Predicted 3D model of a 93-nucleotide RNA (SAM riboswitch aptamer (S box leader)) from Bacillus velezensis UCMB5036. Its Rfam family is "SAM riboswitch aptamer (S box leader)". Rfam describes the family as follows. The SAM riboswitch is found upstream of a number of genes which code for proteins involved in methionine or cysteine biosynthesis in Gram-positive bacteria. The model forms 97% of the base pairs in the Rfam consensus. The source organism's lineage runs through Bacteria, Bacillati, Bacillaceae, Bacillus and Bacillus velezensis. The prediction has a mean pLDDT of 83.
């Protein structure tokens, strides 16, 4: 990488290096020099898998930030509700 199953309305911080971006994609609307992103150190959260280990990945804005395709209700802005897409774990290939 490719696929199949299963979660995604909750929870979780300082510091040091770094020095403009980031929040997947598009289209809004955030977070950011009171410092982005990426890296190290110590600390948390608690899904999966695992059955006892110093467990292994994962996570620590914002509901997966909303929408993005289809049905439904409704005069409308909207609203539900099921998919597409995406992120995590285990499993095959």
């Nucleotide at each position: 990488u490719u696929u199949c199953u299963a979660u995604c309305c909750a929870g979780a911080g300082a510091g040091g290096u770094g020095g403009a971006g980031g929040g997947a994609c598009u289209g809004g609307c955030c977070c950011u020099a009171c410092g982005a992103a990426a890296c190290c150190u110590c600390g948390g959260c608690a899904a999966c898998a695992u059955u006892u280990a110093u467990u292994g990945u994962g996570c620590c804005a914002a509901u997966u930030c909303c929408a993005g395709c289809a049905a439904g209700c409704g005069u409308a802005u909207g609203c539900u509700u099921g998919a597409a897409a995406g992120a995590u774990a285990g499993g095959a290939a």